[in-house]
RNA sequence: GUCCCGGUAGCUCAGUCGGUAGAGCACAUGACUGUUAAUCAUGGGGUCGUAGGUUCGAGUCCUGCUCGGGACG
Numbered sequence: 001g002u003c004c005c006g007g008u009a010g011c012u013c014a015g016u017c018g019g020u021a022g023a024g025c026a027c028a029u030g031a032c033u034g035u036u037a038a039u040c041a042u043g044g045g046g047u048c049g050u051a052g053g054u055u056c057g058a059g060u061c062c063u064g065c066u067c068g069g070g071a072c073g
Base pairs, nucleotide, nucleotide: 001072002071003070004069005068006067007066010025011024012023013022019056027043028042029041030040031039049065050064051063052062053061
């Protein structure tokens, strides 16, 4: 330099054919318990790497850039 895969909650990851974003763990509060832990209930937390484009509507499609990993030279 060219090409491929990936960037979504604090962490690990889902997200179908484009239709208004979820799970597990973690965290907070409450219940239970002599205390902790475990268990149960409830709750908070995201402009989906970034800048544009297409569309009535984009995490999803298209383009540039950027970050991580890989292949080739």
Molecule: transfer RNA
Organism: Nanobdellota archaeon